[in-house]
């Protein structure tokens, strides 16, 4: 080196998920690859991690290791982006207030600011007036008897002179009623262009005196507090055709490695 027979090994692999973990069934990717049985209310195993049975190939195109590429999957409290919830620190915006600057305008030597003394508006009491109510005063009506006066007639007493009680009429009055509303008194008030006294207050109006040149006003802008809004922002939630990072990684490409026996 060749031939024969073997052996290790191979006859698909990977991702997610499940699981303490590994592998499988089921899902997905790759792409073509022995057969049968088992298995999601799972099945079988334990780092030599599917099990059981059968078959084929077999040390290389086929087995093992490394590198590259990279379908596809996973993760990210990375970025970007969408949506919805909440917040109200910050930025922006809006409003109130204060403060600073301040335009126009107005008042002011026929006297500003400031100071002083008063008055009004406010409260209480009193007076006066007015209004309302009541009483009185005044006018009228008003008692068959149990009110008054005068009492015809009639009655009674008396010998008489005379006397007595007394109804009606007439006159008057009381209780009471009606009126007048002039006057007097009492009471009351969300009463008054009124008077007097006291109080209170400095907000507004106003008078006088001192004083001797300012005062009011606030467009607009700055700052601050507070309030509002929720676009930015902040904190969670749910997503994305995305971007980036990381991880596993099929297919494919490249490099390297691989046993025993016998014979020639």
């Nucleotide at each position: 080196u060749c031939g024969u027979g073997c052996u290790a090994g191979a006859c698909g692999g990977g991702g997610a998920g499940c699981u303490g973990g590994c592998g499988g069934u089921g899902c997905c990717c790759u792409g073509u690859a022995c057969c049968c049985g088992c298995a999601a209310u799972c099945c079988g195993c334990c780092a030599u991690a599917g099990c059981g049975g059968g078959g084929u190939c077999g040390a290389a195109u086929u087995c093992c290791c490394c590198c590259c590429c990279g379908a596809g999957g996973g993760c990210u409290u990375g970025c970007c982006u969408g949506u919805g919830u909440g917040g109200g620190a910050c930025u922006a915006c809006c409003g109130c207030u204060g403060u600073c600057g301040a335009a126009a305008g107005g008042c002011g030597c026929u006297g500003a600011a400031g100071g002083g003394c008063g008055g009004g508006u406010c409260c209480u009491g009193c007076g006066c007036g007015g209004c309302a109510g009541g009483a009185g005063c005044c006018u009228c009506c008003a008692a068959a008897c149990c009110c008054c006066g005068c009492c015809a007639g009639g009655u009674c007493c008396g010998g008489g002179a005379g006397g007595a009680a007394g109804c009606a009429a007439c006159g008057g009055u009381a209780a009471g009623g009606a009126g007048u509303c002039c006057c007097u008194c009492c009471u009351g008030g969300g009463u008054g262009c009124c008077g007097c006294a006291g109080g209170g207050g400095u907000g507004c109006c106003u008078g006088c005196c001192c004083g001797g040149a300012g005062c009011c006003g606030g467009a607009c802008g700055g700052c601050a507090u507070c309030g509002g809004c929720a676009a930015g922002c902040c904190a969670g939630g749910c997503g994305g055709u995305g971007c980036a990072g990381u991880u596993c990684g099929a297919c494919g490409g490249g490099g390297g490695g691989u046993g025993c026996a016998c014979g020639a």
Predicted 3D model of a 264-nucleotide RNA (Bacterial large signal recognition particle RNA) from an Anaerolineae bacterium. Its mean pLDDT, the model's own confidence on a scale to 100, is 78. It is recorded under the gene name ffs. Its Rfam family is "Bacterial large signal recognition particle RNA". Rfam describes the family as follows. The signal recognition particle (SRP) is a universally conserved ribonucleoprotein involved in the co-translational targeting of proteins to membranes. The family's RNA type in Rfam is non-coding RNA gene.